[in-house]
RNA sequence: CCCCCUGUAGUUAAAUGGAUAUAACGAGAGCCUUCUAAGCUCUAGUUCUAGGUUCGAUUCCUGGCGGGGGGA
Repeated sequence: CCCCCUGUAGUUAAAUGGAUAUAACGAGAGCCUUCUAAGCUCUAGUUCUAGGUUCGAUUCCUGGCGGGGGGA
């Protein structure tokens, strides 16, 4: 320098055009318990960024940025 893959909650993942973005673990609060753990209930928290297409974008397209891999 060129090519490919990838980016969603604190972490690991789902949702692949259709509206409140979902779950698990983790965090906070409560119940239970003599206390802790376990268990149960509730709460908060997320689409890398800038444009484009579309009635509608996490999803499709382009540039940028980050990560991984391959080639020279």
Transfer RNA from a Minisyncoccota bacterium, 72 nucleotides, folded computationally. It was read from a public genome assembly. Rfam family: tRNA. Its family is annotated with triplet codon-amino acid adaptor activity in the Gene Ontology. Model confidence (mean pLDDT): 81 of 100.